Small-subunit ribosomal RNA, central domain from an uncultured bacterium, 347 nucleotides, folded computationally. RNAcentral holds the full RNA, with entries from ENA.

[in-house]
Context: one part of a larger RNA
RNA sequence: UUGGGCGUAAAGCGCGCGUAGGCGGCUUGUUAAGCAAGGUGUUAAAUCUGAGGGCUCAACCCCCAGCCGCACCUUGAACUGGCAGGCUUGAGUUCGGUAGAGGAAAGUGGAAUUCCCAGUGUAGCGGUGGAAUGCGCAGAUAUUGGGAAGAACACCGGUGGCGAAGGCGGCUUUCUGGGCCGUAACUGACGCUGAGGCGCGAAAGCUAGGGGAGCAAACAGGGUUAGAUACCCUGGUAGUCCUAGCCGUAAACGAUGGGCACUAGGUGUGGGGAGAUUAUUCUUUCCGUGCCGCAGCUAACGCAUUAAGUGCCCCGCCUGGGGAGUACGGUCGCAAGACUAAAACUC
Numbered sequence: 001u002u003g004g005g006c007g008u009a010a011a012g013c014g015c016g017c018g019u020a021g022g023c024g025g026c027u028u029g030u031u032a033a034g035c036a037a038g039g040u041g042u043u044a045a046a047u048c049u050g051a052g053g054g055c056u057c058a059a060c061c062c063c064c065a066g067c068c069g070c071a072c073c074u075u076g077a078a079c080u081g082g083c084a085g086g087c088u089u090g091a092g093u094u095c096g097g098u099a100g101a102g103g104a105a106a107g108u109g110g111a112a113u114u115c116c117c118a119g120u121g122u123a124g125c126g127g128u129g130g131a132a133u134g135c136g137c138a139g140a141u142a143u144u145g146g147g148a149a150g151a152a153c154a155c156c157g158g159u160g161g162c163g164a165a166g167g168c169g170g171c172u173u174u175c176u177g178g179g180c181c182g183u184a185a186c187u188g189a190c191g192c193u194g195a196g197g198c199g200c201g202a203a204a205g206c207u208a209g210g211g212g213a214g215c216a217a218a219c220a221g222g223g224u225u226a227g228a229u230a231c232c233c234u235g236g237u238a239g240u241c242c243u244a245g246c247c248g249u250a251a252a253c254g255a256u257g258g259g260c261a262c263u264a265g266g267u268g269u270g271g272g273g274a275g276a277u278u279a280u281u282c283u284u285u286c287c288g289u290g291c292c293g294c295a296g297c298u299a300a301c302g303c304a305u306u307a308a309g310u311g312c313c314c315c316g317c318c319u320g321g322g323g324a325g326u327a328c329g330g331u332c333g334c335a336a337g338a339c340u341a342a343a344a345c346u347c
Stems, first nucleotide, its partner, number of pairs: 003319004007301002012315001014200004021193003025087007033080002035076008048066003052062003090190001091187004095182004102176007109153001113149008124135002161168002205246006214240002219235004257314006265292012296303002320347003329340004
């Protein structure tokens, strides 16, 4: 609970598509549902509210008017709605350009690492604060040549780019989504939001089958320590990788929902256009991405044309701390668990 709020105090769903619903551009005609005006009927009495009166006052009583509506009739036509028509600025389509780690699949490259084979070579290597476990005369470490495997892509690389979010980075090809700019032409409000619903969704985890170089929960050993189930060291299995399916959560963050409009500037950077000038820079415009800053806002910090300013539309959410994002019930899941979500009690 008809209130006030949601960057950091409680509070923006992780993100999208979209159903119902809510809201919706300019203009003409019409209608009269909403709306407005007048009238009629009804709204029992008592009660209640206002005025007046009666008990000496008051309570109490009497009387008049009203309150809350509902129905019907007549009238009005600005606004909202309905119906019919028109328009182009919102939205979209076509055309011409353009940037990009946007997505999927296939192929391919070099550096590094580990392992294997062979050569050279000899006693150490490795590791630390210092050590030890460990590896090594059955020839290690180092170095040279050859081979195998898996994973990740140095430099470029940038408060650079792309994507709705999660996220995306060697190179090539194929398929494919979206954006931005320009220009006319076309459609003619086709729009915004979105309860339910549907889809996407890091990491970890799960199922099945592959793969396994490096790293590395668990685990083992060595050290440290009073102890050391840790931090440090030597090893090391799940996992990390691929395919198919599940899970559906994160400080999923800009801790800031989406859309539209308006409100000083300055400066950097990415993409496009126009103009001027051309050893090249400047001016201007649209879209993005940063910083500084006025008005304004804010409890302050800060935000400030990428708003947390000024307004409108729609959705979500909050309502003292603990108990508790728990119990119970339900739905989903193989499970782990997820979603929905209290109360007693207590301060």
The coordinates come from a structure-prediction model, not an experiment, and the mean pLDDT is 88.
Its Rfam family is "Bacterial small subunit ribosomal RNA". Rfam links the family to the GO terms ribosome and structural constituent of ribosome.